[in-house]
RNA sequence: GGCUGUAGCUCAGUGGUAGAGCGCGACCUUGCCAAGGUCGAUGUCGAGGGUUCAAAUCCCUUCAGCC
Numbered sequence: 001g002g003c004u005g006u007a008g009c010u011c012a013g014u015g016g017u018a019g020a021g022c023g024c025g026a027c028c029u030u031g032c033c034a035a036g037g038u039c040g041a042u043g044u045c046g047a048g049g050g051u052u053c054a055a056a057u058c059c060c061u062u063c064a065g066c067c
Stems, first nucleotide, its partner, number of pairs: 001067005008022004016053001024040005046062005
């Protein structure tokens, strides 16, 4: 100097309600299991500040990891 940091894990989201898959819990279904279905809980968007009516997103500083 460059890249990355968002749910337990893997990741999307490039200014306007924070999401998906897997996983987790409850229920339905079944004689049981598995599969399937419905509903639900997740989260200081690494941290602090700035710009803006509004920031995960733009700017500055900073921390951690990788190159």

Transfer RNA from a marine eukaryotic metagenome, 67 nucleotides, folded computationally.